[in-house]
Context: one part of a larger RNA
Molecule: large-subunit ribosomal RNA, half A
Organism: Prevotellaceae bacterium
RNA sequence: GGCGGACGGUGGAUACCUAGGCUCGAGGAGGCGAAGAAGGACGUGAUAAGCUGCGAUAAGCCGCGGGGAGGCGCAAAUGGCCAUCUAUCCGCGGAUUUCCGAAUGGGGCAACCCGGCGGGCUGAAGGCCCGCCACCCGCACCUAGUGCGGGGGCGAACGUGGGGAACUGAAACAUCUAAGUACCCAUAGGAGGAGAAAACAAUUGUGAUUCCCCAAGUAGUGGCGAGCGAACGGGGAGGAGCCCAAACCGGGUGCGUCCAGGCGCAUCCGGGGUUGUAGGGCCGGCAGAACGCGAGGGAGGGGUAGCGGAACGCGAAGGAACGCGCGGCCGUAGAGGGUGAGAGCCCCGUACGCGGAACCCCCGCCCGAGCAGGCCGGCACCCUGAGUAGCGCGGGGCACGAGAAACCCGGCGUGAAACAGGCGGGACCAUCCGCCAAGGCUAAAUACUCCCUCGAGACCGAUAGUGGACAAGUACCGUGAGGGAAAGGUGAAAAGUACCCCGAACAGGGGGGUGAAACAGAACUUGAAACCGUCCGCCUACAAGCGGUCGGAGCCCCUACGGGGGUGACGGCGUGCCUUUUGCAUAAUGAUCCUACGAGUCAUCGUCGCCGGCGAGGUUAAGCCCCAUAAGGGGCGGAGCCGAAGCGAAAGCGAGUCCCAAUAGGGCGGCUAGUCGGCGGGGAUGGACGCGAAACCAAGUGAUCUACCCUUGGCCAGGCUGAAGGUCCGGUAACGCGGACUGGAGGGCCGAACCGGUGAGCGUUGAAAAGCUUUCGGAUGAGCUGAGGGUAGGAGCGAAAGACCAAUCAAACUUGGAGAUAGCUCGUACUCCCCGAAAUGCCUUUAGGGGCAGCGUCGGGACAGUCUGCGCGAGGUAGAGCGACCGAUUGGAUGAGAGGGCUUCACCGCCUAUCAAGUCCUGACGAACUCCGAAUGCGCGCAGAUGUUUCCCGGCAGUGAGGGCGCGGGUGCUAAGGUCCGCGCCCGAGAGGAGAAGAAUCCAGACCACCGGCUAAGGCCCCGAAGUGGAGGCUAAGUUGGUCUAACGAAGUCUGGCCGCAGCGACAGCUGGGAUGUUGGCUUGGAAGCAGCCAUUCAUUCAAAGAGUGCGUAACAGCUCACCAGUCGAGCGGCCGGGCAUGGAUAAUAAUCGGGCAUAAGCCGCCCGCCGAAGCCGUGGAUUUAAUGGUAGGGGAGCAUUCCGUGCGCGGCGAAUGCGCGGCGCGAGCCGCGCUGGAGCGCACGGAAAGGCAAAUGUAGGAAUGAGUAACGAUAAGGGGGGUGGGAUGCCCCCCCGCCGUAAGACCAAGGUUUCCUGAUCAACGCUAGACGGAUCAGGGUAAGUCGGGACCUAAGGAUAAGCCGAAAGGCGAGGCCGAUGGCAGAUCCGGUCAAGAUUCCGGAACUGCCGCGCGGAUCGACGCGGGGAAGGAGGAGCGCAAGCCCCGCCGGCUGACGGAAUAGCCGGUUGAAGGCGGUAGGCGUUGAGGCGUCCAGUCAAGCACGGGCGCCGAGCCGAGAGCCGAUAGUACGCCGACCCCCCCGGGGGGAGGCGACAGCGGGCCCAAGCACACUCCCAAGAAAAACCGCUAAGAACAUGCGCGCGGCACCCGUACCGAAACCGACACAGGUGGUCGGGUAGAACAUACCAAGGCGCUC
Repeated sequence: GGCGGACGGUGGAUACCUAGGCUCGAGGAGGCGAAGAAGGACGUGAUAAGCUGCGAUAAGCCGCGGGGAGGCGCAAAUGGCCAUCUAUCCGCGGAUUUCCGAAUGGGGCAACCCGGCGGGCUGAAGGCCCGCCACCCGCACCUAGUGCGGGGGCGAACGUGGGGAACUGAAACAUCUAAGUACCCAUAGGAGGAGAAAACAAUUGUGAUUCCCCAAGUAGUGGCGAGCGAACGGGGAGGAGCCCAAACCGGGUGCGUCCAGGCGCAUCCGGGGUUGUAGGGCCGGCAGAACGCGAGGGAGGGGUAGCGGAACGCGAAGGAACGCGCGGCCGUAGAGGGUGAGAGCCCCGUACGCGGAACCCCCGCCCGAGCAGGCCGGCACCCUGAGUAGCGCGGGGCACGAGAAACCCGGCGUGAAACAGGCGGGACCAUCCGCCAAGGCUAAAUACUCCCUCGAGACCGAUAGUGGACAAGUACCGUGAGGGAAAGGUGAAAAGUACCCCGAACAGGGGGGUGAAACAGAACUUGAAACCGUCCGCCUACAAGCGGUCGGAGCCCCUACGGGGGUGACGGCGUGCCUUUUGCAUAAUGAUCCUACGAGUCAUCGUCGCCGGCGAGGUUAAGCCCCAUAAGGGGCGGAGCCGAAGCGAAAGCGAGUCCCAAUAGGGCGGCUAGUCGGCGGGGAUGGACGCGAAACCAAGUGAUCUACCCUUGGCCAGGCUGAAGGUCCGGUAACGCGGACUGGAGGGCCGAACCGGUGAGCGUUGAAAAGCUUUCGGAUGAGCUGAGGGUAGGAGCGAAAGACCAAUCAAACUUGGAGAUAGCUCGUACUCCCCGAAAUGCCUUUAGGGGCAGCGUCGGGACAGUCUGCGCGAGGUAGAGCGACCGAUUGGAUGAGAGGGCUUCACCGCCUAUCAAGUCCUGACGAACUCCGAAUGCGCGCAGAUGUUUCCCGGCAGUGAGGGCGCGGGUGCUAAGGUCCGCGCCCGAGAGGAGAAGAAUCCAGACCACCGGCUAAGGCCCCGAAGUGGAGGCUAAGUUGGUCUAACGAAGUCUGGCCGCAGCGACAGCUGGGAUGUUGGCUUGGAAGCAGCCAUUCAUUCAAAGAGUGCGUAACAGCUCACCAGUCGAGCGGCCGGGCAUGGAUAAUAAUCGGGCAUAAGCCGCCCGCCGAAGCCGUGGAUUUAAUGGUAGGGGAGCAUUCCGUGCGCGGCGAAUGCGCGGCGCGAGCCGCGCUGGAGCGCACGGAAAGGCAAAUGUAGGAAUGAGUAACGAUAAGGGGGGUGGGAUGCCCCCCCGCCGUAAGACCAAGGUUUCCUGAUCAACGCUAGACGGAUCAGGGUAAGUCGGGACCUAAGGAUAAGCCGAAAGGCGAGGCCGAUGGCAGAUCCGGUCAAGAUUCCGGAACUGCCGCGCGGAUCGACGCGGGGAAGGAGGAGCGCAAGCCCCGCCGGCUGACGGAAUAGCCGGUUGAAGGCGGUAGGCGUUGAGGCGUCCAGUCAAGCACGGGCGCCGAGCCGAGAGCCGAUAGUACGCCGACCCCCCCGGGGGGAGGCGACAGCGGGCCCAAGCACACUCCCAAGAAAAACCGCUAAGAACAUGCGCGCGGCACCCGUACCGAAACCGACACAGGUGGUCGGGUAGAACAUACCAAGGCGCUC
């Protein structure tokens, strides 16, 4: 380390439970709000953080009613209270009810700030309390206004109206669809809308509207696509009808007219009147009722608290009885819940009965003021809804898309009639019929449920059910809109562990105690799995692995001795699962593991099947009635639907009918079975099996990031260069010009801050979701930056990169349409049994998708199908052939003809190594040639074999990527593991054996078992089952067995055939010869066999010998060959063919033949035997009709889970769950036993489903692995001593060291919001530890007339009365209002002091405003007028204080061992604010500061003033600082010092308090702020308003105002702390973040280096 067992830990599944949900039913209610809502903020308790309640009367106050003993909420405790004088509690009514919010006095950043008027508290200022004060509309009136009434806002769905998408569907898309949906907006009610015929209908009639069921998926409509889709009529629910305008009559008012009686016109009011068989007025006549409505009151009923309410005991076990046993009882009550377990009789309740002071509701009953309400006749006249109806154009709505398009409604235009009139009946016209528009109201039947009460569930049971069972719309995330969790259980009862022990410990644990149980101990019921341990048994250190399986020794345990269990040395075999694929161990996908959750459902419609009812019929729908505990049951309801008749386009006819001349023919029908319900299969419409887009649209939210813009502020060390201009000199007639100096320009130069981001390195699970180091660019400009604002999604903004618009941009984010769509990918869950495909054809904007066919399956029905033999057929392939066609074609012969040449006057001709028809000989070719022509296949017939294999109909599919091999072809290269066809086999979807291994090659088709047998392919030396088998031949190469190998090469070797030589002596060897003419001739310098040329290469001698085979020489020579002889003595040589072998032969591991190896264990043929599979046989078994490999797929039978019904049971003597063991079933699973557990559970038969998981980069939780690994966040650095403590690297103290020092110091602003201080604590947080902390707990802390903000002002901008515009929402908007980043009335300094505050407290010294009083002098007076406030940039110079530094003096203190002295050295100090006085430096100014008089236009009235003109006077005006006062700043410093701490005993530190004022008002350097935008220069020409000063108007002048003095008054908010470890970055994060100060030495400098003060050493 492995396996097993036991016991634990962790974890929180499972079981059980339910406080909460979900879905419905019945009834109620259907609103709340200016009398201040909904919703909040803040408060409120003795102690109080959250929830709840409540509101300053604050977990409450009052009254009435109920109730009756205990109360002070959830929620304990202590303290303290209340209650029979009736509390707490419950109901009804009332009181109170801060602030915000419609929010309403004004403002505003909601819960805050600031007012006016009246009244009150004192008393002027100031402060406090109460009430009133918004806007819009309407009405009234004495109408600039007042009074009264109403509105405003909120609320779940439902209603009506104004606007109105897109995705999607149409397999694309535009009309169309989605859909008038989503959404936005307005607005109403408990409902809303509609509604009383200018309606339907069709020659019968109906009689407002609405809703339901039918009609009907009909008629229609429709790129006649997808789709959309009525009405008439019928059955029901409900039921209701009315009022104006006008004619006419009368009256009021105004006007007109008049003959003054009146009349007319307009308007208002009253009467009258309301209709289509017309009605009314008018005229005549009759009646004066019936009936109806009805404010309010009464009785009764209901609701909001309540009351009564039957009946049980005992026993045993048990912690407990409600279970069990025994014996009773009640029941108009046996619903339900609780009680220590399962209770009719214990408790609450239940059936039933009863009750109301107050409030509310209902009523069909009674009373009832009051209100409304006619009939008949006459038909002359009058009235009966006008910019209307109609029409044109262009739209919309109607089921109806412009269509033949009626009807209805808007826009623009045009424009009637008047009852003898008008509209409609689907173009239009006529006839006929219906109706009366252009005014209005109207219950019920219908829709919905935020809410209340009661009730229900074959709904959920904590990953479920609401997001939420729990302090949940919480925590948390986001700028925001918005998003949005997790989290239940001790026990019957807290009886929640007294006491003891270990320990630093109220950490944790051990005893002990409680309890039925404590492995029920609060991290608490049960307590699974992953995972982590401890102990025990067996195994394991030469062994190689999808780890299992088959065999199996040894060891251990149990045994009723039969056996069983654990382990597993050694051996055999053996490449996971899923998905997707032609094909996966694949190195193709998915999964770390475990647990829980996780995907074909439901509704409607039609279709097929099964079951059931009735049957030529079947069946009701809506609705209604009855019974009833029930959403149950029964009945009624025949409207309607399907069927019973069809055919035809239709008229129509009808067992027929249509076509047609047809009584030919033919098509479709006819001789009957349906229909309703239940269940199942599949389909359609819906999200339709689950998860998944990229996108589109609507409404909103965002410019705290960033882009640009607007307003108002701020910042840029230091150095360099030296433009224009100027001055002086020179020069010129005068300019121009030259020089020097001056000057200080510049998108100038160098370079910090600041802004940027060039190169490199690092970083890359970072320190950082963009950085660090170094380097680099800009750095007075088109610069950078703060604050406040503006621009918004097809929009913004963009010095332009498609950049940026909150870590997101070729169209942001959020929510919604929405479950968009996804011909795509992935996933899709228990068992067994039967059958079992396809990857083809045609078509397809089709090619990875579909439709039809093919192939599968299931049901039904028919009676075929297949094979073999024989016979008969059709046919044009293989082959073959081509003097048989067409086409192509080899060599030869001949050769028409042509070309060339010759000849010729020309013709005729001749020649030809040129081409060539035809013919002949010869040879061969063709998918689209055929004179021919098979095999196989195909058709038919007969016979035999086989036995449902075939066909048809119907339900359901899947498949429509195929692949390999063989054969026949195309293509390609007679390439491909290529590609396309045909025929077949196999894989696919096929296991087994062989092939080393290896889908498709060979053998062979697996129902199960067997330690039986025989074989196939292939094998039999070992690995490794079977022959070291037999006989014969071949190979010598390890060829080969055991990778395909070629051309070509070779006396390899075996073998066959043919030819030649050979005993008259072959072949090879050896010995010898190999001559002569001649050096052949020619050529040549030479050529003699052998450079070359010629040749009839001759001839001679010979046994034989070339005018020469090769070497050789300058040429000869020389050597040699052919050839001959001798020797030798038997075969020799050549050619052609066959077998095996050989060279050719080169790749990456010893790295291979599968290995060893083999001379057979190789090769060829023959023979015998054996091995060998899931084949065959044998034996046994299972199911089945046969039979039984099997993917997609079809069919069948079952198991399990949850719930329901009925029946029967189990359970504290122990249910479910969990753990283990045993048994049963083919299996899903089931049963039994033990332990656990402590309250529920099962069986049978039916029923219903949120009904079975291994995978979806699934969801959630838990646990592993990596791993004791990486890391512990700037490389500025620590060390020692002491202290505390259980414990010290990190805390406290001391010493030393180091780092920063234009910061890493200090002060503000933003932001944060208690982090500040003190005490206590260390579980968590802190990247380690911690005694420490920005952590935890408790307590404390922030003090203002003057600082900042408000009670002042205005900018950009915002909001907005008036006003303008717009479907609505809303947009714009001068003035006034709000709004600082700016202006400003306007004012505080120094010192001291808590642990923590100070310009705030204290001390001292100041200043400001308001009020009163006094004094003085004066007219005062504003929202108006004038002045003023009030301005840019750059540059250089002056004055100048503080700080700092230097020098001198002075005061105080300290200092030296050797080693002395102090006139010596060293250190510190030597100071001082606001304010008051003052008026300096400097600036402006005689080119006129300032003042006076006068005239003039304008400035909305007036006057001043401004501006200008004239005249006069004439030197002032602005202004830092110094100085003086403040000031004796009891301060610095020194001394003393109670007391405290440390200690090495020498000393060190802290320290309240006390004492002392002693020393300069010296010199110098430099110079910020300030003077002051003062000056100079430049061009781009540089806020507003208030304060303040002055002026006048109305008006007032007893006032008022100004100056001085005294007195009084002076509000609200902020104020701690950080400012970076406290802000923005998820963090105690190497990043980011505006302003101010920023010492010394060196230096130009804020660069750089080192230091001071101060702060740190960056938490392992």